[in-house]
RNA sequence: GACAAAGGCAAAACCGGCGAAAGCCGGCGACGCAAAGCUACGAGGCUUCGGCCCGCAUCUCAGCCAGCGGGUCAUGCCAGUCGAGCCGCCGAA
Numbered sequence: 001g002a003c004a005a006a007g008g009c010a011a012a013a014c015c016g017g018c019g020a021a022a023g024c025c026g027g028c029g030a031c032g033c034a035a036a037g038c039u040a041c042g043a044g045g046c047u048u049c050g051g052c053c054c055g056c057a058u059c060u061c062a063g064c065c066a067g068c069g070g071g072u073c074a075u076g077c078c079a080g081u082c083g084a085g086c087c088g089c090c091g092a093a
Stems, first nucleotide, its partner, number of pairs: 001090001008033002014027005031080001037086003041083003044078003050073007
């Protein structure tokens, strides 16, 4: 699940904390949610501390390192993107 009742969760914004970031936790707050409960297994999305590659600049006999910029890679994250798995509250005809 019924234009029902009981009860539940809590987006954005703001405040505090953690983190490189994405994001997470707490407070406040309700946009919404019938699994907006749990699990990153599949698809997808977000991020790049760090690794690798390239360029610039500096230095140098030539380079390396350190600096700046770009590309790339999740091992970081999203369960309120979808699928899948697991578990579960209340209740008429």
A computed fold for a 93-nucleotide RNA from a soil metagenome, annotated as c-di-GMP-I riboswitch aptamer. RNAcentral holds the sequence, with entries from MGnify. The model forms 100% of the base pairs in the Rfam consensus. The prediction has a mean pLDDT of 86.